[in-house]
Predicted 3D model of a 135-nucleotide RNA (c-di-AMP riboswitch aptamer (ydaO/yuaA leader)) from a soil metagenome. The coordinates come from a structure-prediction model, not an experiment, and the mean pLDDT is 80.
RNA sequence: CGCCGAAUCUUCCCGGAACGAAAUCGGGAGGAGCGGGGGACCCAAAACUCUCUCCGGGGCGAAUCGCGGUGAAUGGGCCGCGACGGGGCACCUUCGGCUCCGAGCCCGUCAGCUAACCUCGCAGGCGUUCGAGGG
Numbered sequence: 001c002g003c004c005g006a007a008u009c010u011u012c013c014c015g016g017a018a019c020g021a022a023a024u025c026g027g028g029a030g031g032a033g034c035g036g037g038g039g040a041c042c043c044a045a046a047a048c049u050c051u052c053u054c055c056g057g058g059g060c061g062a063a064u065c066g067c068g069g070u071g072a073a074u075g076g077g078c079c080g081c082g083a084c085g086g087g088g089c090a091c092c093u094u095c096g097g098c099u100c101c102g103a104g105c106c107c108g109u110c111a112g113c114u115a116a117c118c119u120c121g122c123a124g125g126c127g128u129u130c131g132a133g134g135g
Stems, first nucleotide, its partner, number of pairs: 001127004008032008033122006043112001056110001057107004064083007084102006091135006
């Protein structure tokens, strides 16, 4: 300097800072901004009858769905393919090409949408440079 991501900027106080002051830093209380959750009317849903299977439900996030192989089975896991979703290739945009990801975590029996209102987060992890047109 740049990338994923909401995860940035700033004020005051305290601590600390080779003598003093200050920057970086840590903690606390605020503001702006960005992001998430809860939460009315209306709507949706529900309410009635029958059958089968399973056994809660929900949130953040792109991170889902299906097929095949391997595997002791109908298994964990692993591998491959497809559909679909997300990111990168350093101003914006269009077209093309290349490439990477499709995880993880949380709530705790509970939540549709949702104005007012209430409330929470501002982390963590990384290192890209292709071509043409227009601005």